[in-house]
Context: one part of a larger RNA
């Protein structure tokens, strides 16, 4: 001296842009965060309308059935999403991560592109009715419907798998193209008639899986470790290779170039410092990686072993009729606890994105935007100009006088910030849309709202009276105080920085 996600202590006027639970991954009231689609489906309810028929009324009309056409709803079955998005860093020293490579050991749902196809035919089951049982939460029978929901037959050139062959490539297994045989495999329809869809194979693009190989803590006051261990040979299991898992055979692997074990940690890009080399360090923001009360399961899916799904078991919790049941903020905010310490139980989908729909929309605490915190950083201001009888007044004083000091007073002026009003492009890409912000311009009033800490004994810029009497006290080092203290209180004056200025703590 430089930094900081920072705290104290004294002060404090605006704005910009940033940033803010580092501690107990402790618990968590409330309320919000993932829903869409009637253009897939049946049935229903509520409202519009129009047509028919009953019923009252001379008639307008009013009601009631029932048919069509619109509208809108809550529950269901179906789809598609809810594996992103959003938080946290607890485990994890290697199933990570970071570079650079391999799959001849693989997979992809929506998107794009290319080909081809889409015939028939059935059982069902929510929902509904009707009974039960239950304090709830739910549940059980019986009946009887739908479909882009299941299911089955039929074609099926490409696909798949096997068994042939011809040619090319290669890494041993094997790939690639061409053919010939056998076997196995599909579809669903909805509309406003404009189109969205279903199936099947190819290719792309994006995203992934799994594998090699280098680097990536501290400790030897841890010297041994290991039976599914090593590695073979059938098998199962997986997209896909593997002891991944099983039976059997062998006896093997790994270690001082530090293996096993303790103990610490999410890595990287990167931040800080520094000349640089290194040294700490991993907020905020991007990738990857792990977690979701703990600890294990698996289902469903393209994809999970799923934060606001499911299933056991534990620990809390909260309901209970005592039989049983519910929950899971390490999502927005909010509470309670430890803490020196960390924020609003905001607005709004306007933009940018996602999700679902043909569209209009719907829904998104992602995300934009306000709030509150001098917490960081940069930016303005807190008046400008003249103004000596050097006023008063305060400190000093050698009693002559200096200082504070052009500072003030007082005279011209100014209006930025800030208040009052009024206009206004921009964020909004044909048209439409703005939660919230505003450059920027105009117009009024007044100098008026608006400066402090720290420091003054050397290091280090700035000194003098007065108190105190090794005391009170100071203090980063050196060291100041015991009757003239430049070093402790105080006053006046000075020196620094300034909406701050000191002070701890941590890093270089």
């Nucleotide at each position: 001296g430089a930094a900081c996600g920072a705290a104290c202590g004294c002060u404090g006027g605006c704005g910009g842009c940033g940033u803010g639970g580092a501690u107990a991954a402790g618990a968590c009231a409330u309320g919000c965060a993932a829903g869409u689609c009637g253009a897939a489906c049946g049935a229903u309810c509520a409202u519009u309308g129009u047509c028919g028929g009953g019923u009252a009324g001379c008639a307008a009309u009013a009601u009631u059935c029932g048919g069509c056409a619109g509208u809108g709803g809550a529950a269901g079955u179906g789809g598609c999403g809810a594996a992103a998005g959003g938080g946290g860093c607890a485990g994890u020293a290697a199933g990570g991560c970071a570079u650079g490579g391999g799959u001849a050991a693989c997979c992809u749902a929506c998107c794009c592109u290319g080909g081809g196809g889409u015939g028939g035919g059935g059982c069902a089951u929510a929902g509904c009715u009707a009974u039960u049982c239950u304090a709830a939460c739910g549940a059980a029978u019986a009946g009887g419907u739908a479909a882009u929901u299941c299911c089955c037959c039929g074609c099926g050139u490409u696909g798949u798998a096997g068994c042939g062959u011809g040619g090319c490539g290669g890494c041993a297994u094997c790939g690639c193209c061409g053919u010939g045989c056998u076997a196995c495999g599909a579809a669903a329809g909805a509309u406003u008639u404009a189109u969205c869809g279903c199936c099947u194979c190819g290719g792309g693009a994006g995203g992934g899986g799994c594998c090699c190989a280098u680097g990536u803590g501290a400790u030897a006051u841890u010297a041994g470790c290991u039976a599914g261990u090593u590695g073979g040979u059938g098998a199962g299991g997986u997209a896909a290779c593997g002891g991944c898992u099983c039976a059997c055979c062998a006896a093997g692997g790994c270690g001082g170039a530090g293996a096993u074990g303790u103990c610490u940690a999410g890595c990287g890009g990167g931040u800080g410092u520094g000349a640089g080399a290194g040294c700490a360090c991993g907020a905020c923001c991007c990738g990857c990686g792990c977690c979701a009360c703990u600890g294990g399961c698996a289902c469903u899916g393209a994809g999970a072993c799923a934060c606001u799904g499911g299933c056991c078991a534990g620990a809390c919790a909260c309901c209970u009729a005592c039989g049983g049941g519910u929950g899971g903020c390490u999502g927005c905010a909010g509470u309670c606890g430890a803490g020196g310490a960390u924020c609003u139980u905001c607005g709004u989908c306007a933009a940018u994105g996602g999700g679902c729909g043909a569209a209009a929309g719907c829904c998104u605490g992602a995300a934009c935007g306000a709030g509150c915190g001098a917490c960081g950083c940069c930016g303005c201001g807190u008046g400008a100009g003249c103004g000596a009888u050097g006023a008063a007044g305060g400190c000093c004083u050698u009693c002559g006088g200096g200082u504070u000091g052009u500072a003030a007073a007082g005279c011209u002026c100014u209006u930025u910030a800030g208040g009052g009003g009024g206009g206004g492009a921009g964020a909004a890409a044909a048209a439409c849309u703005g939660a919230u912000c505003u450059a920027u311009c105009c117009c009024c009033a007044a100098a008026a709202u608006a400066a402090g800490c720290u420091c003054g004994g050397g290091c280090u810029a700035a000194g003098u009276u007065c108190g105190u009497g090794c005391c009170a006290g100071c203090a980063g080092c050196c060291g100041c105080g015991g009757u003239a203290a430049g070093a402790c209180g105080a006053a006046c004056c000075g020196a620094g920085c300034a909406a701050a200025c000191g002070u701890u703590a941590u890093u270089c």
Molecule: small-subunit ribosomal RNA, 5' domain
Organism: uncultured Planctomycetota bacterium